[in-house]
RNA sequence: GCCCCCGUGGUGGAACUGGCAGACACGCAGGACUUAGAAUCCUGUGCUGAAAGGCGUAGAGGUUCAAAUCCUCUCGGGGGCA
Numbered sequence: 001g002c003c004c005c006c007g008u009g010g011u012g013g014a015a016c017u018g019g020c021a022g023a024c025a026c027g028c029a030g031g032a033c034u035u036a037g038a039a040u041c042c043u044g045u046g047c048u049g050a051a052a053g054g055c056g057u058a059g060a061g062g063u064u065c066a067a068a069u070c071c072u073c074u075c076g077g078g079g080g081c082a
Stems, first nucleotide, its partner, number of pairs: 001081007010026003019065001027045006046055003058074005
């Protein structure tokens, strides 16, 4: 230099043919239980806002009624060829 794959909450990891983003698990917070803990169970858990709402899938653009998903460029990681 060329080619291929990947990038989603605090972490792992889903999201079907483009149609409710974050299912499920872990972690964390609060509670129940306990003499106290562990385990177990319940509730909550992206950001902002008083609320309604708005924003959020590495970044920026594009296509579309609608994009994590398709297209282009850039950034980062991994692999292959030379």